This is a predicted structure of a 72-nucleotide RNA (transfer RNA) from Mastigocoleus sp. MO_167.B18.
Rfam family: tRNA. By type it is a transfer RNA. Rfam links the family to the GO term triplet codon-amino acid adaptor activity.
The RNAcentral record of the sequence draws on ENA, MGnify and Rfam.
Its mean pLDDT, the model's own confidence on a scale to 100, is 82.
The same sequence occurs in records of 9 taxa.
[in-house]
RNA sequence: GCCAGCAUGGCUCAGUGGUAGAGCACUCGACUUGUAAUCGAGCGGUCGUCGGUUCAAAUCCGACUGCUGGCU
Numbered sequence: 001g002c003c004a005g006c007a008u009g010g011c012u013c014a015g016u017g018g019u020a021g022a023g024c025a026c027u028c029g030a031c032u033u034g035u036a037a038u039c040g041a042g043c044g045g046u047c048g049u050c051g052g053u054u055c056a057a058a059u060c061c062g063a064c065u066g067c068u069g070g071c072u
Base pairs, nucleotide, nucleotide: 001071002070003069004068005067006066007065010024011023012022013021018055026042027041028040029039030038048064049063050062051061052060
């Protein structure tokens, strides 16, 4: 230098055009003599940034940034 993949709550990930979700973590409650475990509820994300397409974009397209891998 060229090519490909990835970027979504604190962490690990799902979500392939129509209201952003799960597990773990955290907080509260139930249970227990108490703790752990278990169960229930809650909190938490303008989906990397900027544009474009569309009635509508996390999702499709382009550029940029970062990370990973491959080729030279």